[in-house]
Molecule: SAM riboswitch aptamer (S box leader)
Organism: Chloroflexota bacterium
RNA sequence: CUCUUAUUAGGAGUAGCAGAGGGAUCGGCCCAACGAAGCUACAGCAACCGGUUUAAUAUUAAUCUUAAGAUUAAACAUUGAGCAUAGGUGCUAAAUCCGGCAGAGCAAUCUGGCAGAUAAGAG
Numbered sequence: 001c002u003c004u005u006a007u008u009a010g011g012a013g014u015a016g017c018a019g020a021g022g023g024a025u026c027g028g029c030c031c032a033a034c035g036a037a038g039c040u041a042c043a044g045c046a047a048c049c050g051g052u053u054u055a056a057u058a059u060u061a062a063u064c065u066u067a068a069g070a071u072u073a074a075a076c077a078u079u080g081a082g083c084a085u086a087g088g089u090g091c092u093a094a095a096u097c098c099g100g101c102a103g104a105g106c107a108a109u110c111u112g113g114c115a116g117a118u119a120a121g122a123g
Stems, first nucleotide, its partner, number of pairs: 001123008013042005021031003025100004043092003048088002050085001051083007059074006096115001101112004
C1' cells in the first nucleotide's frame, strides 16, 4: 500500500514547549492569540486483539446401561455472559460536526450506500 471482516448517535484532559492554523476530501458550519497543528509528561476512556472467570455445545478417554443414553475426566475449539486486567493498539470539541450518491416522502424526515477512521486477519 491492497484485500476481507467487524464497529462507527456512547465514553474520556490537564500541564509544559511551541506559535497559526485545525476539524481526511468538496460544500456548509464550527474551533483557534482567553493560544491551532505538532512534540513531551502525567492522567483518563473504551474493550478490537491478548489475558482471565464462568456456562453451553462439539471432540476424545474411562465407567455404568440390553439399548437410547447417563456420569466423570482431559486438553483444545466454537459460542454466550462477566472482569478492566500482563501486554499490543486506538481514542480523549461538536453524531465520523452535518451534507455529498441512491431510494421513499408534498415536506419535515427516514432508509441504504460511498468515502474516511479504528481493530483483527491475509497478501